[in-house]
Background:
The prediction has a mean pLDDT of 88. Small-subunit ribosomal RNA, central domain from an uncultured bacterium, 349 nucleotides, folded computationally. It matches the Rfam family "Bacterial small subunit ribosomal RNA". Gene Ontology terms of the family: ribosome and structural constituent of ribosome.
Context: one part of a larger RNA
């Protein structure tokens, strides 16, 4: 390479999109791809066939055949390409009412913890398996009133919703992205994917400045223990929070790339629409979109998946090729650093 694969075992964390690849229905043109005929070319050696020669064979000699590809010429026109014209089912625009923790900014609320001040009050509090360290007669814990400050938002809450992913939750206002449904007015294939590239990207970490209630790596002490650099307890600094900049990773998971089409059902739930009955709330039935559970055909090594496919097909991208060495070394690129990305070999089983 051919071929086989990627839920468990190979899908890039996610998106936007360049090149490229692929691409709906109808008509006309062209004849580049494609197909057919003929001509040329395709050196020799080699290969194959026939014959011959070294005693045979390998080897060698003679003759013939064959050859992907390439050039020319004549023809075919279904499919693909290209050119022209048209269409509306793909895609998009518009209009309508509705849903949502989607994003950003500003403001604001109550509960709780801690601390401070004052009142009441007295000997303990705290903590554990049991204790001790710790706090407290310089008045703690408890309780009442007032104040300060930071962080997070109980109930609602869901097996619920939104977002491309990461992720998003008190309330209000402002700015703003996306989607579903209904209408069918408009554009007329404008599409799908996407090597590079660019952007987004939890936590921890880094830089500068702020903030710091609670929690809490490190650290200290008390216990436990043979030891205890732990698990438990008392403290406690970075950090956790904010602004700006960097880092770019993860069990970034559905461990399942994206798009389109097709292939039994049952049941719940979120959003929208229609119908029936009704004065109405609402009940029941149907359609579309999302999100769960169960289950058949089919698939699978099995487990399981099963209209939200891991089924049946097509298009495009990424990735895998025994375990260890190793996601390491070296080199390159990126980063302030930590490190990240790319990525071997010897050796060994």
């Nucleotide at each position: 390479u051919u071929g086989g694969g990627c839920g468990u075992a190979a899908g890039a964390g996610c998106g936007u999109g360049u090149a490229g690849g692929c691409g709906g229905c109808c008509c006309g043109g062209u004849c580049a791809g494609u197909c057919c005929g003929c001509c040329g070319u395709g050196a020799a050696a080699g290969u194959c066939c026939a014959g011959g020669g070294c005693u045979c064979a390998a080897u060698c000699c003679u003759g013939g055949a064959a050859u992907g590809c390439c050039g020319g010429u004549g023809g075919a026109u279904a499919c693909u390409g290209c050119c022209g014209g048209g269409c509306u089912g793909g895609a998009g625009u518009c209009c309508g009412g509705a849903a949502g923790a989607g994003g950003c900014g500003a403001g604001u609320g109550g509960a709780a913890u801690u601390c401070c001040u004052g009142g009441u009050g007295u000997a303990g509090c705290g903590g554990u398996g049991a204790a001790a360290u710790g706090c407290g007669c310089a008045g703690a814990u408890a309780u009442c009133a007032g104040g300060a400050g930071g962080a997070a938002c109980a109930c609602c809450a869901a097996u619920g919703g939104c977002g491309a992913a990461g992720g998003c939750a008190g309330c209000u206002c402002g700015c703003u992205g996306g989607g579903a449904c209904g209408g069918u007015a408009c554009u007329g294939a404008c599409g799908c994917u996407g090597a590079g590239a660019c952007g987004c990207g939890a936590a921890a970490g880094c830089g500068u400045g702020g903030g710091g209630a609670g929690c809490a790596a490190a650290c200290a002490g008390g216990a436990u223990u043979a030891g205890a650099u732990a698990c438990c307890c008392u403290g406690g600094u970075a950090g956790u929070c904010c602004a700006c900049g960097c880092u770019g990773u993860a069990a970034a998971c559905g461990a399942u790339g994206g798009g389109c089409a097709c292939u039994a059902g049952g049941u719940g739930u979120g959003g929208g629409g229609g119908g029936u009955g009704u004065c109405g709330a609402c009940u029941c039935c149907c359609c579309c979109c999302g999100u769960g559970c169960c289950g058949g055909c089919g698939c699978u090594a099995a487990c399981g998946c099963a209209u939200u496919a891991a089924g049946u097909g097509c298009c495009c991208c990424g990735c895998c090729u025994g375990g260890g060495g190793a996601g390491u070394a070296c080199g390159g690129c990126c980063g302030c650093a930590a490190g990240g990305c790319u990525a071997a070999a010897a050796c060994u089983c």